Model confidence (mean pLDDT): 75 of 100. A computed fold for a 345-nucleotide RNA from uncultured Anaerobutyricum sp., annotated as Bacterial RNase P class A. Taxonomically the source falls in Anaerobutyricum (Bacteria, Clostridia, Lachnospirales, Lachnospiraceae). Of the family's consensus pairs, 93% are formed in the model.
């Protein structure tokens, strides 16, 4: 300092979901499907099941193609279903190292913004340096003067540092470093290494607007898909000397009924739902990520939602923290205990 395993143990009872049996034959309820009880045997959180931040899969709706607006990624190469992830690798920054870390394109395409402190923030002359003119000449004063070497401000002051140069200076000229541009060589490429040329139009900032390249249609399992009780609706046929109530009749009085057929889809049940980009060996291909192949195993699936309790022994006395569609990823939370590689003393 990377990585990698684990997440108390065992028994016994008593509960809670779920899947098979129970034999043409456990009970009971139903016209059945099939419900419910009961018996026997079996299954039952997690590394993060969490946040819901990224991909994808599956649904339904949308979609001729292209482009605007919006979103997103941003060194290269390679895995991948794909991905902002992951592995290799350039550059860069940090450490003596082992190893960590980087949203790493474009600031001469434009527009914005830069507290403070300094004269001056993209052009500047405060001290100082020069040089010119005056004066009261160890100094002082003027100048539409030079001058960015040297103090000082500050994160940044018009590449650095040496000579040369010059009144002082100043890529003004030289050499060494850097920069832009070109050629070679090496690399699949980012890039690296040398050669040449240009004295070098000029601060950061773009997880600011923006440019540039490339992606993205939207909405989520209460997606959605299928049977469908009643009761309401339409039709079609039948009934009016009718039938039901008005507690028996009778008058009176109020209602309109049966059957079938069809659309719609509430309660309602099925199904989507757990055999899956699946997991464990082992072999082979690749530096890894991955991938192939061969052989085994089925590993929670509810729909008011199960996974609890109590005792007994033992210990190192037990953090984080509970599935609701599934998957690969990321980022947070986590008492501890163990393996193993490398590096410093």
């Nucleotide at each position: 300092u990377c990585g990698g395993a684990u997440a108390a143990a065992u028994g016994a009872u008593c509960g809670c979901u779920c899947c098979u049996c129970c034999a043409g034959g456990g009970g009971c309820c139903g016209a059945a499907a099939g419900g419910c009880c009961g018996g026997a045997g079996g299954g039952g959180a997690g590394g993060a099941a969490a946040g819901u931040c990224c991909g994808g899969g599956c649904u339904u709706c949308a979609c001729a193609g292209g482009g605007c607006a919006g979103g997103g990624u941003g060194c290269c190469g390679g895995a991948u279903a794909a991905c902002g992830u992951c592995c290799g690798g350039u550059g860069g920054a940090g450490g003596u190292g082992a190893c960590u870390c980087c949203a790493a394109a474009g600031a001469u395409a434009g527009u914005g913004c830069a507290a403070c402190a300094g004269a001056g923030a993209u052009a500047u002359a405060c001290c100082g340096c020069c040089c010119g003119c005056g004066g009261c000449u160890u100094c002082c004063g003027c100048g539409u003067g030079g001058u960015a070497a040297g103090g000082g401000u500050g994160g940044a002051a018009a590449g650095g540092c040496g000579g040369g140069g010059u009144a002082a200076g100043a890529g003004c000229c030289c050499a060494c470093c850097g920069a832009u541009c070109u050629c070679c060589u090496g690399g699949u490429a980012a890039c690296a290494g040398g050669g040449g040329a240009u004295g070098c139009c000029a601060u950061g900032u773009a997880a600011a607007c923006c440019u540039c390249a490339c992606c993205c249609g939207a909405a989520g399992c209460a997606a959605g898909a299928c049977c469908g009780a009643g009761a309401a609706g339409a039709a079609a046929a039948c009934c009016a000397u009718g039938a039901u109530c008005c507690g028996g009749c009778c008058c009176g009085g109020a209602u309109c009924g049966u059957u079938u057929u069809c659309a719609g889809g509430u309660g309602g049940g099925u199904c989507g739902c757990c055999a899956g980009a699946g997991c464990c060996u082992g072999c082979c291909g690749g530096c890894a990520a991955c991938g192939g192949c061969a052989g085994g195993c089925c590993u929670a699936g509810a729909c008011a939602g199960a996974u609890g309790a109590u005792c007994a022994u033992u210990c190192a006395c037990g953090a984080c923290a509970g599935a609701a569609c599934c998957c690969g990823g990321c980022u947070u939370a986590u008492c501890g205990u163990c393996c193993g590689g490398c590096u410093c003393u």